Parts: sequence; C1' cells; structure tokens
RNA sequence: GGGGGCGUAGCUCAGUUGGUCAGAGCGGCGGACUCAUAAUCCGCUGGUCGCAGGUUCGAGCCCUGCCGCCCCCA
Repeated sequence: GGGGGCGUAGCUCAGUUGGUCAGAGCGGCGGACUCAUAAUCCGCUGGUCGCAGGUUCGAGCCCUGCCGCCCCCA
C1' cells in the first nucleotide's frame, strides 16, 4: 500500500427482507425469604446503535468518508 471482518446498555451478544418496542443474559439498586449469608423469587436501573454526512415519508439495518480493533496479501 491492497483486500476482508467487527464496532448496539457497565460486560457478552441478538436484532436476517428498512417501519410496528431498540432487546436478552450477566451486572448494579431496592424488596421478599433466612438467625445470617448464598441460592431462589419480585420490582427497578440501563443506549446520541463508533463519528460525520447522504438516500428515503421512515435507517441499528442501504450508500460515502473518517476513526478504532482483528485477520489475510504485498
């Protein structure tokens, strides 16, 4: 230098053909239970979907540029 993949909640990820809610598990907080802790159960908590533009009535999802990480080629 060229090519490819990934970037969504504190963490691990799902979200498949653009629309109906941005979600799950773990975590955190509060409560129940217990002599107490753990486990279990209930409730709550959570995001400018890497950044900036574009397309569209509508973008996490399509297009462009950039940034970060990983892999391959030279």
This is a predicted structure of a 74-nucleotide RNA (transfer RNA) from an Actinomycetota bacterium. It matches the Rfam family "tRNA". Rfam links the family to the GO term triplet codon-amino acid adaptor activity. The family's RNA type in Rfam is transfer RNA. The RNAcentral record of the sequence draws on ENA.